[in-house]
Context: one part of a larger RNA
RNA sequence: GAAUCAACGCUGGCGGCGUGCCUAACACAUGCAAGUCGAACGCGAAAGCCCCGCAAGGGGUAAGUAGAGUGGCGCACGGGUGAGUAACACGUGGAUAACCUGCCUUUGAGUGGGGAAUAACCUUCCGAAAGGAGGGCUAAUACCGCAUAACACCUUCAGACAAAAGUCUAGGGGUUAAAAGGAGCAAUUCGCUGAAAGAGGGGUCCGCGCCUGAUUAGCUUGUUGGCGGGGUAAUGGCCCACCAAGGCUUCGAUCAGUAGCCGUCCUGAGAGGGAGCACGGCCACACUGGAACUGAGACACGGUCCAGACUCCUACGGGAGGCAGCAGUGGGGAAUUUUUGGCAAUGGGCGAAAGCCUGACCAAGCAACGCCGCGUGGGUGAUGAAGUAUCUUGGUACGUGAAACCCUUUCGGCAGGGACGAACUCAAUGACGGUACCUGCGGAAGAAGCCCCGGCUAACUCCGUGCCAGCAGCCGCGGUAAUACGGGGGGGGCAAGCGUUGUUC
Numbered sequence: 001g002a003a004u005c006a007a008c009g010c011u012g013g014c015g016g017c018g019u020g021c022c023u024a025a026c027a028c029a030u031g032c033a034a035g036u037c038g039a040a041c042g043c044g045a046a047a048g049c050c051c052c053g054c055a056a057g058g059g060g061u062a063a064g065u066a067g068a069g070u071g072g073c074g075c076a077c078g079g080g081u082g083a084g085u086a087a088c089a090c091g092u093g094g095a096u097a098a099c100c101u102g103c104c105u106u107u108g109a110g111u112g113g114g115g116a117a118u119a120a121c122c123u124u125c126c127g128a129a130a131g132g133a134g135g136g137c138u139a140a141u142a143c144c145g146c147a148u149a150a151c152a153c154c155u156u157c158a159g160a161c162a163a164a165a166g167u168c169u170a171g172g173g174g175u176u177a178a179a180a181g182g183a184g185c186a187a188u189u190c191g192c193u194g195a196a197a198g199a200g201g202g203g204u205c206c207g208c209g210c211c212u213g214a215u216u217a218g219c220u221u222g223u224u225g226g227c228g229g230g231g232u233a234a235u236g237g238c239c240c241a242c243c244a245a246g247g248c249u250u251c252g253a254u255c256a257g258u259a260g261c262c263g264u265c266c267u268g269a270g271a272g273g274g275a276g277c278a279c280g281g282c283c284a285c286a287c288u289g290g291a292a293c294u295g296a297g298a299c300a301c302g303g304u305c306c307a308g309a310c311u312c313c314u315a316c317g318g319g320a321g322g323c324a325g326c327a328g329u330g331g332g333g334a335a336u337u338u339u340u341g342g343c344a345a346u347g348g349g350c351g352a353a354a355g356c357c358u359g360a361c362c363a364a365g366c367a368a369c370g371c372c373g374c375g376u377g378g379g380u381g382a383u384g385a386a387g388u389a390u391c392u393u394g395g396u397a398c399g400u401g402a403a404a405c406c407c408u409u410u411c412g413g414c415a416g417g418g419a420c421g422a423a424c425u426c427a428a429u430g431a432c433g434g435u436a437c438c439u440g441c442g443g444a445a446g447a448a449g450c451c452c453c454g455g456c457u458a459a460c461u462c463c464g465u466g467c468c469a470g471c472a473g474c475c476g477c478g479g480u481a482a483u484a485c486g487g488g489g490g491g492g493g494c495a496a497g498c499g500u501u502g503u504u505c
Base pairs, nucleotide, nucleotide: 001505002504003503004502006501007500008499009498010497013374014373015372016371017370018369019367020366021332026330027329028328030327031326032325035073036072037071040070041069043067048061049060050059051058052057080285081284082283090209091208092207093206094205095204096203099202100201101200104198105197106196107195109193110192111191112146114144115143121136122135123134124133125132126131152175153174154173155172156171158169159168160167161166181190182189183188211257212256213255218248219247220246223245224244225243226242228240229239230238260282261281262280263279264275265274266273267272287308288307289306290305291304310321311320312319313318338364340363341362342361346360347358348357349356350355377407378406379405380404387398388397389396390395411446413441414440415439416438417437421432449494450493451492452491453490454475455474456473460489461488462487463486464485470477471476
């Protein structure tokens, strides 16, 4: 000098765009953050209003609505955090002849005929509750058999390719499917089943790269390899039985410490050094530890089970919970925001659609935290006024600075008009927002500070103090004439900021 997720001191007018718990992966009150589908299915209210009735009560409508339940898809995305991890975690380049893939696209084939239940509902009972047990009824795109079937699986034969395990092509023999569903008057459409291919996504393996310490020198027994088996979508000691005795290491094994990795960012002429905040990609985690279930996909943040710590409810028998989602609270800390508006846009889930949901997102709020832009006025003006400081008492400086006169009105204020963002064949539809922007009114009016002035380093004098009080980044100032301390005047630098401190180059 440059930089900063900064903090502190003094000061503070406006706008745009960004950024905002670096510390306790500490504990969390409250609200919201994942639902949707009646065009899969069976049930099915009430208030209110109307009618009958003296009343009790009954009927209609509300309404096949609200609602819960079965079922489907989603909940594995999106959002958060960086604890762990020195590892094929990540980056880069390959391999998969060792693999999987819901929704989407393309091609071709099929969608025949049956059955048995169960929730909701009714009823009985247990429990303080959370919840649970028994009996009875019922539906389906829920569940289960049967028929049909190969390019799938097993087996056999021939050919081609390949270094090989093997792959492909053409034949023969054995095993496995469907929702006959929904909507529509219909045409048709949305579905469903199995097959092949694609796209996108993922799993696994390998080469290279990837911090510090030798005051860590030896480490390893499922360890290293083989045969056989189990398991997986799939290779493999991944696991198991048996056999062999191997495998790694001074080109740093093992151990210890530290750490998410990268695109990138800062600095620097570069080489290099430092960082990994925001944004984007990947990984890991979800109170702590462990486990599986469902599913195309999880070993699953707002799912389940077990154990633990903590908090809460309890009728003491037993139960409930998990903000490292968005806000917000306590605590820690030098330090980090609103318990806001809206689904209008973009995107996502469900749905045929209308639409519903969406703290993703879009916006607004707070903070000079950062960058950028603008303003705090412009011109004329010497009786060089007053005042202050200094003084050799003549003067000199602040100083065209002010006053005064002539202008202008950015920004802020008030008033009037008023968007783009809207795309979905027409119409309607804007949170932001009466915002941006335009026009008018008024008046210099409402808007300047901070640090420094001995040298480095731009900028000098007076008074006070007297090795005191104090200053200080280094050298060093201060003991009676201090340009270095404190104040005044003057000056220099930067400017809505200026200094200090921390950190990096």
This is a predicted structure of a 505-nucleotide part of an RNA (small-subunit ribosomal RNA, 5' domain) from a metagenome. Its Rfam family is "Bacterial small subunit ribosomal RNA". The RNAcentral record of the full RNA draws on SILVA. Its mean pLDDT, the model's own confidence on a scale to 100, is 87.